The part of an RNA shown here (large-subunit ribosomal RNA, domain IV) has 330 nucleotides and comes from a Candidatus Ranarchaeia archaeon.
The coordinates come from a structure-prediction model, not an experiment, and the mean pLDDT is 85.

[in-house]
Context: one part of a larger RNA
RNA sequence: AGCGGGUAAGGGAAUUCGGCAAAUUAGUCCUGUACCUUUGGAAGAAGGGAUAGCUCAAGUCUUUGCUCACAAAGUAGGGACCUGAGCCUGCAAUAACAAGGAGGGCCCGACUGUUUAAUACAAACAUAGCCUUCCGCAAGCCUGAAAAGGUGUGUAUGGAAGGUGAAUUCUGGCCAGUGGCGGUACGUCAAAACCCCCAAAAGGGGUCGAAGCGCCGCUAAACGCCGGGAGUAACUAUAACUCUCUUAAGGUAGCCAAAUGCCUUGUCGUGUAAGUUACGACGUGCAUGAAUGAAGCAACGAGGUCCUCACUGUCCCUACCCGGUGCCCG
Numbered sequence: 001a002g003c004g005g006g007u008a009a010g011g012g013a014a015u016u017c018g019g020c021a022a023a024u025u026a027g028u029c030c031u032g033u034a035c036c037u038u039u040g041g042a043a044g045a046a047g048g049g050a051u052a053g054c055u056c057a058a059g060u061c062u063u064u065g066c067u068c069a070c071a072a073a074g075u076a077g078g079g080a081c082c083u084g085a086g087c088c089u090g091c092a093a094u095a096a097c098a099a100g101g102a103g104g105g106c107c108c109g110a111c112u113g114u115u116u117a118a119u120a121c122a123a124a125c126a127u128a129g130c131c132u133u134c135c136g137c138a139a140g141c142c143u144g145a146a147a148a149g150g151u152g153u154g155u156a157u158g159g160a161a162g163g164u165g166a167a168u169u170c171u172g173g174c175c176a177g178u179g180g181c182g183g184u185a186c187g188u189c190a191a192a193a194c195c196c197c198c199a200a201a202a203g204g205g206g207u208c209g210a211a212g213c214g215c216c217g218c219u220a221a222a223c224g225c226c227g228g229g230a231g232u233a234a235c236u237a238u239a240a241c242u243c244u245c246u247u248a249a250g251g252u253a254g255c256c257a258a259a260u261g262c263c264u265u266g267u268c269g270u271g272u273a274a275g276u277u278a279c280g281a282c283g284u285g286c287a288u289g290a291a292u293g294a295a296g297c298a299a300c301g302a303g304g305u306c307c308u309c310a311c312u313g314u315c316c317c318u319a320c321c322c323g324g325u326g327c328c329c330g
Stems, first nucleotide, its partner, number of pairs: 001325001003323006010316002014314001019311001027051005036041001038166001053087005059081009101309007108301002113125002129164007140151004168295003172226003177223002179219005186214003193207005227245005254288001255285001266282005
């Protein structure tokens, strides 16, 4: 010096990106336990008390005598258990080992589960539930050149594909574009076939004409999309209202400076002496928004963030001790 461990007065997170690390708590029994809630939970909530040993006493059970003997009861002893009180050692009574720190907001994901063997365990994946599409079985989907095989010892309460992601309250408008499905008397439209030109070949022209496309509809829990400019109310401000351009339709219910807000440390409030974080509001929202799901949620989480109590060498500010190592001297 570094590694592993231990102890520190006073302060107690002032340290730090961040209480990282350490400390605190801890078993068992008794008591007591809030908000919220899907009534199951939350909950070991929180908080409080007890805990070794000795003695005495009550009780229960049992055992040996005696009195009685029909059960039982009493009495003199012994044993076990349990309860209560007193005493006693110690700083301390689960004294060692072992053995939860606690509480309160918010975000995300419902949950248990799964994952990047060797930098990521998560808010990612999955999930039950919900929805859509295909398919009546010699089916649909998948593998294969085919034969054949899987689903399938199956048959729509089934199988295949896709999306969303518990339950609860809901899921608005748009089919113009792209896609899907259906229709079509018309247009376009390949080869072949047929007809014509040409002595023949090559070549040329025409008739017919499938799917597809055009055309006509449907379809958004399909991919997706969901405006602008003016004026107007008895102070001012604002605009329920009116006008106008324009679109397929002009963002509904909700929600918000959010894991989404550039400006931005937005503004107001709470918390602090002081708060770019946090929480509650506001909303012309650069660029929120409804199964690319919206909102909200009890329980759960080695998830993220903020606060409080307790606790502490994280720090003020370092010191000392123990173990083994390096290093120096010999």

The RNAcentral record of the full RNA draws on ENA.